[in-house]
The RNA shown here (transfer RNA) has 73 nucleotides and comes from a Bdellovibrionota bacterium. Rfam family: tRNA. The organism belongs to Bdellovibrionota, within Bacteria. It was read from a public genome assembly. Its mean pLDDT, the model's own confidence on a scale to 100, is 81.
This record gives sequence, C1' cells and structure tokens, in this order.
RNA sequence: GGGCCCGUAGCUCAGUUGGUAGAGCGCUACCAUGGCAUGGUAGAGGUCAUCGGUUCGAGACCGUUCGGGUCCA
Repeated sequence: GGGCCCGUAGCUCAGUUGGUAGAGCGCUACCAUGGCAUGGUAGAGGUCAUCGGUUCGAGACCGUUCGGGUCCA
C1' cells in the first nucleotide's frame, strides 16, 4: 500500500426482510430473611463510531473518514 470482517446500553451481543431500539450480566430503589447469600418487582442508562447520500421513512442500503481484527505484498 491492497483485499476481507467488525464498530448498537458500563460489559458480552441480538436486531440480516428499511417502519418510533432489545436481551443477558452489571447498576439503583423497594419487597421477602434477624442478617448474608439468593429470589421477586420496578427503574435509570443509547446522537446505533464519523460525515454525507438514497428514501415518505435508515441500526439495516450506497459512499467518505476514524478505530479494531485478519490475510496478502
């Protein structure tokens, strides 16, 4: 320098068919127990890496840039 893959909640990831964004773990409050562990209920937390394009509408499609991984030279 070139090819390919990935970037979504604090972490691990789903969402693949374009239609108002989710799970598990973690965090907060409350309940159960004399207390711990544990269980239950509720809640907070996201500019979907960046910028632009397509579209009535983009996490998902197209392009740019940035970051990570991998292969080739």